[in-house]
The RNA shown here (Bacterial RNase P class A) has 403 nucleotides and comes from a Gammaproteobacteria bacterium.
Model confidence (mean pLDDT): 77 of 100.
Rfam family: Bacterial RNase P class A. Rfam describes the family as follows. Ribonuclease P (RNase P) is a ubiquitous endoribonuclease, found in archaea, bacteria and eukarya as well as chloroplasts and mitochondria. By type it is a ribozyme.
RNA sequence: GGAGUCGGCUGGGUGAUCGCUGCCCUUGCUUGCAAGGGUGGAGGAAAGUCCGGGCUCCGGCGGAUCAGGUGCCAGGUAACGCCUGGGAGGCGCGAGCCUACGGAAAGUGCAACAGAGAACAGACCGCCUAAGACUUCACGGCGCGAGCCAUGAAGGACGGUAAGGGUGAAACGGUGCGGUAAGAGCGCACCGCAGCCUUGGUAACAAGGCCGGCAUGGUAAACCCCACCUGGAGCAAGGCCAAAUAGGGAAGCAGCUCUUUCGGUUACGGCGCUUGCCGUAACGUCUUAGAGCAGCGCCGAUCCGCGUGCGCUUCCGGGUAGGCUGCUUGAGGUUCACGGUGACGUGGAUCCCAGAGGAAUGAUCGCCCUCGACAGAACCCGGCUUAUAGGCCGACUCCUCAU
Repeated sequence: GGAGUCGGCUGGGUGAUCGCUGCCCUUGCUUGCAAGGGUGGAGGAAAGUCCGGGCUCCGGCGGAUCAGGUGCCAGGUAACGCCUGGGAGGCGCGAGCCUACGGAAAGUGCAACAGAGAACAGACCGCCUAAGACUUCACGGCGCGAGCCAUGAAGGACGGUAAGGGUGAAACGGUGCGGUAAGAGCGCACCGCAGCCUUGGUAACAAGGCCGGCAUGGUAAACCCCACCUGGAGCAAGGCCAAAUAGGGAAGCAGCUCUUUCGGUUACGGCGCUUGCCGUAACGUCUUAGAGCAGCGCCGAUCCGCGUGCGCUUCCGGGUAGGCUGCUUGAGGUUCACGGUGACGUGGAUCCCAGAGGAAUGAUCGCCCUCGACAGAACCCGGCUUAUAGGCCGACUCCUCAU
RNA backbone atom coordinates (compact mmCIF):
# COMPACT_ATOMS: atom_id res chain seq x y z
C1' G A 1 0.00 0.00 0.00
C1' G A 2 -3.85 -3.64 -1.31
C1' A A 3 -7.53 -7.44 -0.26
C1' G A 4 -10.54 -9.43 3.64
C1' U A 5 -12.97 -11.13 8.60
C1' C A 6 -15.49 -9.85 13.17
C1' G A 7 -17.61 -6.13 16.44
C1' G A 8 -19.49 -1.12 17.75
C1' C A 9 -21.54 4.06 16.92
C1' U A 10 -24.44 7.42 13.79
C1' G A 11 -28.75 7.84 10.58
C1' G A 12 -28.18 15.38 8.45
C1' G A 13 -26.76 20.19 11.31
C1' U A 14 -28.10 25.31 12.31
C1' G A 15 -31.10 30.27 12.42
C1' A A 16 -35.96 32.63 11.81
C1' U A 17 -41.55 32.76 11.18
C1' C A 18 -46.10 30.19 11.68
C1' G A 19 -48.58 25.46 13.04
C1' C A 20 -49.80 20.19 16.03
C1' U A 21 -49.94 17.42 20.79
C1' G A 22 -49.20 15.12 26.50
C1' C A 23 -48.39 17.13 31.40
C1' C A 24 -47.82 21.38 34.93
C1' C A 25 -48.71 26.64 36.25
C1' U A 26 -51.24 31.51 35.66
C1' U A 27 -55.34 34.53 33.87
C1' G A 28 -60.26 35.18 31.92
C1' C A 29 -65.09 33.35 31.54
C1' U A 30 -70.66 31.66 28.99
C1' U A 31 -67.50 25.81 33.70
C1' G A 32 -65.41 23.65 29.53
C1' C A 33 -63.49 26.51 26.45
C1' A A 34 -59.88 30.42 25.23
C1' A A 35 -55.11 33.04 25.90
C1' G A 36 -50.10 33.08 27.85
C1' G A 37 -45.73 30.62 30.04
C1' G A 38 -42.68 26.20 31.20
C1' U A 39 -41.37 21.29 29.98
C1' G A 40 -41.50 16.66 26.96
C1' G A 41 -42.89 14.38 21.96
C1' A A 42 -41.38 7.82 16.82
C1' G A 43 -37.01 3.26 15.28
C1' G A 44 -32.49 0.24 14.75
C1' A A 45 -35.35 -1.93 12.73
C1' A A 46 -41.28 1.08 15.00
C1' A A 47 -41.57 -3.78 9.59
C1' G A 48 -42.84 -9.44 9.47
C1' U A 49 -46.75 -11.30 13.15
C1' C A 50 -42.33 -15.98 13.38
C1' C A 51 -41.22 -17.54 18.81
C1' G A 52 -41.27 -16.53 24.34
C1' G A 53 -43.55 -13.92 28.25
C1' G A 54 -45.88 -9.89 31.54
C1' C A 55 -51.00 -8.35 32.16
C1' U A 56 -56.67 -9.36 31.85
C1' C A 57 -60.82 -12.78 31.89
C1' C A 58 -62.61 -17.97 31.94
C1' G A 59 -61.52 -22.90 33.70
C1' G A 60 -61.27 -29.01 37.42
C1' C A 61 -54.43 -24.83 37.68
C1' G A 62 -57.46 -33.52 37.37
C1' G A 63 -55.72 -38.47 34.79
C1' A A 64 -54.47 -40.35 30.25
C1' U A 65 -54.80 -39.99 24.90
C1' C A 66 -54.75 -37.16 20.33
C1' A A 67 -52.37 -32.91 18.34
C1' G A 68 -48.25 -29.57 18.18
C1' G A 69 -43.08 -27.95 19.26
C1' U A 70 -37.77 -28.67 20.23
C1' G A 71 -33.53 -32.20 19.37
C1' C A 72 -24.85 -32.71 20.57
C1' C A 73 -22.99 -31.02 25.84
C1' A A 74 -22.79 -27.37 29.76
C1' G A 75 -24.37 -22.67 31.31
C1' G A 76 -27.43 -17.73 31.03
C1' U A 77 -32.49 -15.96 31.23
C1' A A 78 -39.00 -14.52 33.64
C1' A A 79 -39.02 -17.81 29.46
C1' C A 80 -37.87 -19.41 24.49
C1' G A 81 -37.30 -22.45 18.75
C1' C A 82 -33.13 -17.05 21.82
C1' C A 83 -28.00 -15.88 23.67
C1' U A 84 -22.88 -17.55 25.55
C1' G A 85 -18.97 -21.08 25.85
C1' G A 86 -17.36 -25.89 24.41
C1' G A 87 -17.62 -30.78 21.22
C1' A A 88 -18.28 -33.20 16.42
C1' G A 89 -18.80 -32.71 11.02
C1' G A 90 -17.94 -29.43 6.81
C1' C A 91 -15.93 -24.78 4.01
C1' G A 92 -11.77 -21.27 3.80
C1' C A 93 -4.19 -20.34 2.95
C1' G A 94 -6.02 -17.63 7.27
C1' A A 95 -8.69 -14.25 10.60
C1' G A 96 -13.27 -16.76 10.63
C1' C A 97 -18.07 -18.97 8.87
C1' C A 98 -22.13 -22.81 8.47
C1' U A 99 -25.06 -27.03 10.72
C1' A A 100 -33.05 -29.24 10.46
C1' C A 101 -26.29 -32.07 15.16
C1' G A 102 -30.96 -38.03 19.33
C1' G A 103 -32.04 -43.21 16.81
C1' A A 104 -31.14 -46.94 10.49
C1' A A 105 -29.33 -53.66 14.84
C1' A A 106 -37.91 -52.14 16.60
C1' G A 107 -40.80 -51.87 12.10
C1' U A 108 -42.67 -49.87 7.31
C1' G A 109 -41.52 -47.04 2.94
C1' C A 110 -38.29 -44.80 -0.96
C1' A A 111 -33.83 -44.47 -4.41
C1' A A 112 -36.47 -42.99 -11.78
C1' C A 113 -33.35 -44.69 -15.69
C1' A A 114 -28.97 -47.42 -16.57
C1' G A 115 -26.76 -51.84 -14.84
C1' A A 116 -25.28 -58.86 -14.02
C1' G A 117 -26.55 -56.95 -9.40
C1' A A 118 -29.15 -51.45 -5.16
C1' A A 119 -29.05 -54.98 1.08
C1' C A 120 -27.56 -59.32 3.67
C1' A A 121 -27.30 -59.00 -4.05
C1' G A 122 -24.66 -60.30 -8.35
C1' A A 123 -21.66 -62.21 -13.66
C1' C A 124 -22.26 -58.01 -19.01
C1' C A 125 -16.93 -57.50 -20.91
C1' G A 126 -12.95 -59.89 -19.07
C1' C A 127 -9.02 -63.36 -16.34
C1' C A 128 -7.70 -68.96 -15.33
C1' U A 129 -7.20 -74.39 -16.98
C1' A A 130 -3.96 -76.46 -11.27
C1' A A 131 -7.26 -80.45 -9.73
C1' G A 132 -12.08 -82.87 -11.11
C1' A A 133 -15.89 -83.84 -15.15
C1' C A 134 -16.63 -83.76 -20.76
C1' U A 135 -15.07 -83.95 -26.10
C1' U A 136 -11.30 -84.86 -29.79
C1' C A 137 -6.48 -86.71 -31.28
C1' A A 138 -1.86 -89.72 -30.50
C1' C A 139 0.74 -93.93 -28.44
C1' G A 140 0.72 -98.55 -25.51
C1' G A 141 -1.97 -102.79 -23.33
C1' C A 142 -6.61 -106.05 -22.98
C1' G A 143 -10.93 -107.83 -25.78
C1' C A 144 -13.78 -112.13 -31.47
C1' G A 145 -16.17 -107.39 -31.54
C1' A A 146 -18.77 -103.07 -29.52
C1' G A 147 -15.58 -101.09 -26.38
C1' C A 148 -12.39 -100.80 -21.63
C1' C A 149 -7.72 -99.32 -18.84
C1' A A 150 -3.24 -96.18 -18.40
C1' U A 151 -0.24 -91.93 -20.24
C1' G A 152 0.33 -87.38 -23.03
C1' A A 153 -1.53 -83.17 -25.89
C1' A A 154 -5.36 -79.78 -27.43
C1' G A 155 -10.14 -77.38 -26.34
C1' G A 156 -12.06 -72.77 -23.22
C1' A A 157 -17.42 -74.90 -23.30
C1' C A 158 -18.91 -77.87 -17.59
C1' G A 159 -16.40 -75.23 -13.92
C1' G A 160 -13.52 -71.35 -10.84
C1' U A 161 -13.22 -65.86 -10.01
C1' A A 162 -15.26 -60.81 -8.21
C1' A A 163 -8.88 -58.34 -8.02
C1' G A 164 -9.28 -55.28 -13.55
C1' G A 165 -13.01 -52.75 -16.90
C1' G A 166 -18.11 -51.07 -17.73
C1' U A 167 -23.30 -48.98 -15.74
C1' G A 168 -24.71 -45.60 -12.05
C1' A A 169 -25.49 -40.28 -7.40
C1' A A 170 -24.12 -44.64 -4.77
C1' A A 171 -21.89 -51.57 -5.97
C1' C A 172 -21.30 -55.20 0.50
C1' G A 173 -14.17 -51.72 3.69
C1' G A 174 -9.25 -48.59 1.60
C1' U A 175 -3.71 -48.64 0.17
C1' G A 176 0.50 -51.85 -0.33
C1' C A 177 3.06 -56.62 -0.09
C1' G A 178 2.77 -61.92 -0.22
C1' G A 179 0.13 -65.99 -2.01
C1' U A 180 -2.84 -68.45 -5.97
C1' A A 181 -4.26 -71.80 -12.06
C1' A A 182 -6.37 -66.87 -11.92
C1' G A 183 -8.24 -64.28 -7.71
C1' A A 184 -10.34 -62.92 -2.88
C1' G A 185 -8.81 -60.30 4.42
C1' C A 186 -6.89 -65.94 1.83
C1' G A 187 -2.51 -64.12 5.11
C1' C A 188 0.37 -59.79 6.85
C1' A A 189 1.49 -54.17 7.74
C1' C A 190 -0.91 -49.48 8.22
C1' C A 191 -5.74 -47.04 8.20
C1' G A 192 -10.89 -47.98 9.14
C1' C A 193 -14.74 -50.72 12.13
C1' A A 194 -16.73 -53.67 16.59
C1' G A 195 -15.65 -55.04 21.79
C1' C A 196 -12.95 -54.24 26.40
C1' C A 197 -9.64 -51.32 29.50
C1' U A 198 -6.71 -46.88 31.14
C1' U A 199 -6.11 -41.49 31.26
C1' G A 200 -8.11 -36.27 30.74
C1' G A 201 -12.83 -33.64 30.95
C1' U A 202 -19.10 -31.91 34.96
C1' A A 203 -20.36 -33.58 29.98
C1' A A 204 -20.68 -33.88 24.67
C1' C A 205 -16.11 -36.13 23.48
C1' A A 206 -10.60 -36.84 22.90
C1' A A 207 -5.94 -39.62 23.37
C1' G A 208 -3.62 -44.29 24.17
C1' G A 209 -3.44 -49.68 24.84
C1' C A 210 -5.21 -54.79 24.21
C1' C A 211 -7.82 -57.92 21.19
C1' G A 212 -10.97 -59.56 17.34
C1' G A 213 -14.05 -61.22 13.20
C1' C A 214 -11.66 -59.14 9.09
C1' A A 215 -16.29 -55.77 8.86
C1' U A 216 -24.56 -55.68 9.07
C1' G A 217 -24.86 -49.58 2.88
C1' G A 218 -27.98 -44.62 2.10
C1' U A 219 -32.37 -41.89 3.43
C1' A A 220 -35.98 -40.00 9.43
C1' A A 221 -36.70 -30.85 6.79
C1' A A 222 -40.11 -39.82 4.76
C1' C A 223 -43.78 -42.42 8.26
C1' C A 224 -41.92 -43.99 12.81
C1' C A 225 -39.19 -44.80 17.81
C1' C A 226 -36.88 -42.11 22.06
C1' A A 227 -36.11 -37.77 25.49
C1' C A 228 -38.03 -33.11 27.10
C1' C A 229 -41.91 -29.16 26.75
C1' U A 230 -47.21 -27.31 25.90
C1' G A 231 -54.88 -25.12 29.64
C1' G A 232 -58.16 -21.53 26.49
C1' A A 233 -59.02 -16.70 24.60
C1' G A 234 -56.97 -12.07 23.92
C1' C A 235 -56.41 -4.53 25.02
C1' A A 236 -61.64 -5.25 19.61
C1' A A 237 -58.74 -8.61 26.89
C1' G A 238 -61.17 -6.38 30.98
C1' G A 239 -63.60 -2.54 34.41
C1' C A 240 -66.97 1.78 35.42
C1' C A 241 -70.78 5.43 34.04
C1' A A 242 -74.65 7.39 31.05
C1' A A 243 -78.53 6.75 27.41
C1' A A 244 -82.18 4.38 24.28
C1' U A 245 -85.68 0.74 22.47
C1' A A 246 -90.29 -3.27 21.23
C1' G A 247 -88.70 -7.67 28.64
C1' G A 248 -91.49 -7.28 20.01
C1' G A 249 -93.48 -11.26 16.46
C1' A A 250 -93.38 -16.37 14.30
C1' A A 251 -91.93 -21.61 14.00
C1' G A 252 -89.75 -25.93 16.27
C1' C A 253 -87.87 -28.91 20.46
C1' A A 254 -88.71 -29.37 25.76
C1' G A 255 -87.33 -36.76 27.06
C1' C A 256 -87.48 -41.27 30.89
C1' U A 257 -88.15 -43.68 35.89
C1' C A 258 -89.61 -43.74 41.14
C1' U A 259 -92.01 -41.53 45.40
C1' U A 260 -95.53 -37.89 46.87
C1' U A 261 -99.80 -33.67 47.11
C1' C A 262 -104.58 -32.14 44.93
C1' G A 263 -108.29 -33.53 41.79
C1' G A 264 -110.31 -37.63 38.20
C1' U A 265 -111.94 -42.92 36.56
C1' U A 266 -113.07 -48.16 37.92
C1' A A 267 -113.99 -52.17 41.64
C1' C A 268 -115.22 -53.60 46.70
C1' G A 269 -116.92 -52.53 51.69
C1' G A 270 -119.28 -49.26 55.29
C1' C A 271 -122.51 -44.95 56.53
C1' G A 272 -126.37 -41.75 54.99
C1' C A 273 -130.84 -42.21 52.29
C1' U A 274 -130.53 -37.05 49.20
C1' U A 275 -127.55 -34.34 45.29
C1' G A 276 -123.51 -37.65 48.50
C1' C A 277 -119.42 -38.95 52.45
C1' C A 278 -115.41 -42.23 54.44
C1' G A 279 -111.82 -46.34 53.82
C1' U A 280 -108.98 -49.98 50.76
C1' A A 281 -107.04 -51.55 45.96
C1' A A 282 -105.99 -50.58 40.85
C1' C A 283 -105.28 -47.02 36.68
C1' G A 284 -102.18 -43.06 35.50
C1' U A 285 -104.45 -38.48 30.74
C1' C A 286 -103.53 -33.59 34.68
C1' U A 287 -101.18 -30.90 38.69
C1' U A 288 -97.57 -29.95 43.20
C1' A A 289 -93.00 -31.21 45.59
C1' G A 290 -88.65 -34.29 45.87
C1' A A 291 -84.91 -37.93 44.17
C1' G A 292 -82.43 -40.03 40.03
C1' C A 293 -81.25 -40.81 34.71
C1' A A 294 -80.79 -39.02 29.53
C1' G A 295 -78.97 -34.45 27.63
C1' C A 296 -75.64 -29.95 28.12
C1' G A 297 -70.68 -27.34 29.91
C1' C A 298 -65.34 -27.84 31.41
C1' C A 299 -60.22 -27.14 23.37
C1' G A 300 -60.66 -32.51 19.64
C1' A A 301 -62.29 -37.87 21.45
C1' U A 302 -62.36 -40.28 26.44
C1' C A 303 -62.23 -41.65 32.16
C1' C A 304 -63.12 -39.63 36.95
C1' G A 305 -65.08 -35.44 39.31
C1' C A 306 -67.91 -30.92 39.62
C1' G A 307 -71.85 -27.86 37.84
C1' U A 308 -76.44 -27.70 35.20
C1' G A 309 -80.65 -30.49 34.04
C1' C A 310 -87.60 -26.28 32.19
C1' G A 311 -85.33 -23.71 29.22
C1' C A 312 -83.07 -23.95 24.32
C1' U A 313 -82.61 -23.43 18.68
C1' U A 314 -83.82 -20.83 14.05
C1' C A 315 -86.00 -16.75 11.24
C1' C A 316 -88.13 -11.67 10.85
C1' G A 317 -88.07 -6.84 13.10
C1' G A 318 -86.38 -2.62 16.60
C1' G A 319 -82.69 0.33 19.92
C1' U A 320 -77.42 1.54 21.20
C1' A A 321 -72.29 1.57 19.04
C1' G A 322 -71.47 7.57 23.62
C1' G A 323 -67.95 8.95 27.71
C1' C A 324 -64.12 7.62 31.30
C1' U A 325 -60.53 3.97 32.38
C1' G A 326 -57.08 0.04 31.13
C1' C A 327 -52.66 3.85 28.85
C1' U A 328 -47.35 4.16 30.71
C1' U A 329 -42.43 3.71 36.64
C1' G A 330 -40.78 -0.65 33.55
C1' A A 331 -38.09 -8.52 34.00
C1' G A 332 -36.66 0.36 32.61
C1' G A 333 -32.30 3.64 30.86
C1' U A 334 -27.24 5.55 31.93
C1' U A 335 -22.82 4.97 34.79
C1' C A 336 -19.25 2.85 38.43
C1' A A 337 -17.26 -1.28 41.40
C1' C A 338 -16.78 -6.56 42.19
C1' G A 339 -17.32 -11.83 40.28
C1' G A 340 -17.21 -14.70 35.70
C1' U A 341 -13.50 -16.97 29.39
C1' G A 342 -18.46 -15.24 28.17
C1' A A 343 -23.75 -14.60 27.95
C1' C A 344 -24.75 -12.44 32.50
C1' G A 345 -25.12 -11.79 37.97
C1' U A 346 -24.63 -8.81 42.71
C1' G A 347 -24.30 -4.00 44.82
C1' G A 348 -23.88 1.60 44.74
C1' A A 349 -25.09 6.28 42.32
C1' U A 350 -28.25 8.89 39.01
C1' C A 351 -32.46 9.91 35.53
C1' C A 352 -38.00 9.86 34.10
C1' C A 353 -37.31 9.41 28.31
C1' A A 354 -44.49 9.48 23.38
C1' G A 355 -49.37 8.03 25.14
C1' A A 356 -52.62 9.59 19.91
C1' G A 357 -57.92 8.16 19.68
C1' G A 358 -60.12 8.54 11.83
C1' A A 359 -54.88 8.75 14.93
C1' A A 360 -50.14 14.26 17.35
C1' U A 361 -43.54 16.70 15.56
C1' G A 362 -45.61 19.72 9.74
C1' A A 363 -44.93 24.03 6.32
C1' U A 364 -41.79 28.16 4.37
C1' C A 365 -37.07 30.76 3.85
C1' G A 366 -31.56 31.26 4.42
C1' C A 367 -26.72 29.05 5.43
C1' C A 368 -23.43 24.69 6.27
C1' C A 369 -22.47 19.72 4.79
C1' U A 370 -20.54 13.44 4.58
C1' C A 371 -25.93 15.92 -0.55
C1' G A 372 -29.33 12.25 3.21
C1' A A 373 -31.00 5.12 2.65
C1' C A 374 -34.70 1.58 4.83
C1' A A 375 -38.67 3.80 6.75
C1' G A 376 -43.64 6.20 11.45
C1' A A 377 -45.51 3.83 18.07
C1' A A 378 -51.33 2.22 19.13
C1' C A 379 -51.13 -2.51 26.09
C1' C A 380 -45.93 -3.53 27.26
C1' C A 381 -41.29 -6.24 27.15
C1' G A 382 -37.05 -10.28 25.59
C1' G A 383 -35.60 -12.34 20.88
C1' C A 384 -35.25 -13.99 15.75
C1' U A 385 -35.85 -12.76 10.49
C1' U A 386 -36.05 -9.19 6.51
C1' A A 387 -34.73 -3.96 4.32
C1' U A 388 -30.88 -0.29 4.77
C1' A A 389 -27.52 5.60 0.94
C1' G A 390 -23.51 7.65 3.37
C1' G A 391 -19.95 8.41 7.38
C1' C A 392 -16.79 7.15 11.69
C1' C A 393 -14.10 3.85 15.27
C1' G A 394 -11.66 -0.72 17.18
C1' A A 395 -9.44 -5.65 16.91
C1' C A 396 -7.60 -9.53 13.83
C1' U A 397 -5.92 -12.30 9.02
C1' C A 398 -3.47 -12.76 4.19
C1' C A 399 -0.49 -10.70 -0.02
C1' U A 400 3.28 -7.24 -1.86
C1' C A 401 7.29 -3.60 -1.14
C1' A A 402 11.06 -1.02 1.79
C1' U A 403 14.11 -0.79 6.24